RNA sequence: UGGGGGGUGGUGUAACGGUAGCACGCCAGGCUUUGAACCUGGAAAUUUAGGUCCGAUUCCUAGCCCCCCAG
Repeated sequence: UGGGGGGUGGUGUAACGGUAGCACGCCAGGCUUUGAACCUGGAAAUUUAGGUCCGAUUCCUAGCCCCCCAG
C1' cells in the first nucleotide's frame, strides 16, 4: 500500500430499517448478628463526518483505530 473482518454501558455479547437488550461488574434497599449468597430496584453504551429514508446500531460514501491475509 491492496484485499477481508471488526469497533455497542466499566467488561463480554445480542439487536427484520421501528422503545438499544442480556450476563458479569457498580450503586441503593431488603434478608442476615456481620459478611457471602439470594431477592428487588437504579445509573451506565451504538468509533467520526456526511448521505439515503417518515425513521439508521443496521443501508451507502469517506476517514480514524484494531485484527488477519498478500506484497
Molecule: transfer RNA
Organism: Candidatus Jorgensenbacteria bacterium